[in-house]
Molecule: Bacterial RNase P class A
Organism: Polyangiaceae bacterium
Parts: sequence; C1' cells; structure tokens
RNA sequence: GAUGUAGUUCAGGCGGCCGCUGCUUGCCUUUGCGCAAGGAGAGGAAAGUCCGGGCUCCACAGAGCAGGAUGCCGGGUAACGCCCGGUGGGAGUGAUCUCGAGGAAAGUGCCACAGAAAAUAAACCGCCCGAGUUUCGGCUCGGGCAAGGGUGAAACGGUGGGGUAAGAGCCCACCGCGCAACCGGUAACGGUUGUGGCAGGGCAAACCCCAUCCGGAGCAAGACCACGUAGAGAAACGUUUGAGAGCGGCUCGCUCGAUGUUUCAGGGUAGGUUGCUAGAGGUGUUCGGUAACGAACAUCGUAGAGGAAUGGUCGCCACGUCGCUUGCGACGCACAGAACCCGGCUUACGAACCACAACAACG
Repeated sequence: GAUGUAGUUCAGGCGGCCGCUGCUUGCCUUUGCGCAAGGAGAGGAAAGUCCGGGCUCCACAGAGCAGGAUGCCGGGUAACGCCCGGUGGGAGUGAUCUCGAGGAAAGUGCCACAGAAAAUAAACCGCCCGAGUUUCGGCUCGGGCAAGGGUGAAACGGUGGGGUAAGAGCCCACCGCGCAACCGGUAACGGUUGUGGCAGGGCAAACCCCAUCCGGAGCAAGACCACGUAGAGAAACGUUUGAGAGCGGCUCGCUCGAUGUUUCAGGGUAGGUUGCUAGAGGUGUUCGGUAACGAACAUCGUAGAGGAAUGGUCGCCACGUCGCUUGCGACGCACAGAACCCGGCUUACGAACCACAACAACG
C1' cells in the first nucleotide's frame, strides 16, 4: 500500500418562535377539545411474527396414549430451539467461519442415469496358463484373477515392498478399523502400549429406536359502566337410576350439575373507562468468573397514542458531497416509524475506530 477476518461506537449537536401528544403545578369556572408555566416525547433493527417467557382467562386440574420440539460435553439464564466455553467433523495458506453433532451388528426403505456390478453385489476392456486352429494379423474352447483401465457422487480399506504362471491382506511395514489395558480430562474426548488380517458403503433434515421437554387461547386476553331489542319461537334429552359442561385430539379418573342442558331459526348492541407502563428496568463503580453472566453499593425516572402524537421555520456549529475565484456558495444522500411488556434469533443497511491474518515494497 491494497485485500481479508473479527469486534466496538454513532445514526448530527445547541438555541429561538409557532404547532401536536402525555404528565406536573396553578387559575378560571362557561368542568370545557378551557387558559398559563415547566419537563418529556419513535429504533439499532421499532421489521419478520420464527422461538422463549411475564401477565390474563378457561381452572381447583391428575394419569396414559397419540402428537410435537430438541439432540456432542460442561456452564449461563425466568426460560429457550438462545448465549458462553470446550470436544469432534468440514472449509480456508491464515486470521477465522460453520455443523443437518444420539443410534446404521433392532427392523423396514431408498441410492436415478451410466456401469459387468450399487451391499448376501461381479467381469465390459483386460492379465496369465493349457489345448486346438490359422491367410501368421488372429480366432475358438477350458481354467485362474479382480492388482491395471473404464462408468459413476460413491465400486467390499490406502501407500510401499515381497511373493506369484498372472494376481489378491496371500505375507510384511506404516496408516486406517475393531478389541483390551493404562494415563490425562468433571465430561464430550484425546494420548500411549499391546493384540487381531480385519464384519457390512451412504442416507435417520427417510420411516424408525433411544434420551429430555411440552395444557390451550391470547391485550381483538380480561375487568367495569352505560345503552338496547323479542322472546309463551321450535326440537331432543333429562331432573340424582345424572341430561350435560369442564378450550389442542382420544381414553380413564376427578369436579360442577337441575323452573336444566344442548341444537336450530330469528332479533338487538358493539359506545365509554380500564388493562397501558416502575419492569427478570436503565446507568456508573467495585468484586468474582476464561467467558456468557452474577453479587454489592450508588444513582435515574427515560413515549403511552386510541384510526393513531415528534412537524414547520430561523440562526450558529460539526461532518459529508458538488462547483469554483481556496475561500465562499449550494445541497443534506443508508435501512427505516412504538401499540401489553420483556429475553433472543433472522433479515435490510451508511459511516468511523480498533485488533489480527496473509501478500507486495522500502528501511
């Protein structure tokens, strides 16, 4: 110098005037959409609605089956499918990234096409031996081989050597694989030594097996107030010998249960208040921990609309872009707007800073 990898921060600042929404205080009183003053007022993803909860209701709510989710080990957390650390696999020269990470000797299933053959697999081209024949190029038959070549994503271990008629774990060395013991580690797992020529590819994000976990619905939840019509509408079952109801499905159990329950047809209303923001909250310091994170102390009060509030304008400063007379002028340029509230993940995107990796050049 340019490239790559990982992380952090910001998403203009200050002030005046007018305007909008909430709150606090005061005043008037026509309690009103009132007036005055003061403070505050949309992100780091508010997005996607993919997970986990808090909260509300069913509801006092058990067991099993079916169903679903997760899937290496340890830790964090209210919890998780999230985060941190580690182990193993894969990618990369590397910094780093990523994982569909339990089980294929319980069973079933799939692996197109190509290829001789795709898992109880086998001979297309070929190599070797013997016999016959020959126009001397070769051809036919018998036997042996799976080392070489080809096909394919993948061909019943790999490399090297010995051996053989030619070959083959046939034998040997190393690697791989299985088993055993020891060592290290909380563990996943790793290492060492010995032993065995050695059983069989892949796919479980195929069905399945194993382990762990799981009620449902959701703020349009729910609570209160007001208003309103049309109830002698019909049917079935039942009144303790129990109809029926109990919010993912089924079974059992349990509870409630009588001028009753369910179903069908018809009619009316859907307005207001609340839930609604002090929370597993934010910030700072110290301590513990590799880290995620936790504890203690101190401090702050940081939107709450209700068909939906943040706007307009002016001045100064900062930054960036463009133009030129180098000091002025103009412009403001990423993704993008809370709706009960949190913890995550994923996606979109501009700028700055810092650390590391490899390459090139110079000293």